[in-house]
RNA sequence: GCACACAAAGGGCAACCCGGGCGAAAGCCCGGAGACGCAAAGCUUCCGGCCUACACGGCCGGGCGAACCGCGGUGCAAGCGCGCAGGUUCGUCCCGGACGCACGGCAGCGGGGCCGUCGGA
Numbered sequence: 001g002c003a004c005a006c007a008a009a010g011g012g013c014a015a016c017c018c019g020g021g022c023g024a025a026a027g028c029c030c031g032g033a034g035a036c037g038c039a040a041a042g043c044u045u046c047c048g049g050c051c052u053a054c055a056c057g058g059c060c061g062g063g064c065g066a067a068c069c070g071c072g073g074u075g076c077a078a079g080c081g082c083g084c085a086g087g088u089u090c091g092u093c094c095c096g097g098a099c100g101c102a103c104g105g106c107a108g109c110g111g112g113g114c115c116g117u118c119g120g121a
Stems, first nucleotide, its partner, number of pairs: 004119001006120001012038002017032006036108001042114003046111003049106003056100002059097005064091006070084003
């Protein structure tokens, strides 16, 4: 120097839990307490995987509104005006639902990249 992660030593990180904060969520940050584990549990989303789905998309349901039809009432007279907890259709509207989706995450899921501690066999 390369490979390696079996030994020793000195250190390092910290799962779960609790409090606070950010976030739609996944998740993240800070503090406390505490070690499940880790030789890269240091950094990085380039690839795969996984998690979430605010917004967006079409779909379904409801509301509201409109048009048409039907019915009713008033009236001398109703195509038009008025009413309907009737029907159909529609929507730049509102609410809800499931689905799809990353532009959000996970580096303590794996691979790649960058940097790096000890140094015995």

This is a predicted structure of a 121-nucleotide RNA (c-di-GMP-I riboswitch aptamer) from Candidatus Methylophosphatis haderslevensis.
Of the family's consensus pairs, 100% are formed in the model.
Lineage of the source: Bacteria > Pseudomonadati > Betaproteobacteria > Sterolibacteriaceae > Candidatus Methylophosphatis.
It was read from a public genome assembly, where an Rfam model found it.
Model confidence (mean pLDDT): 85 of 100.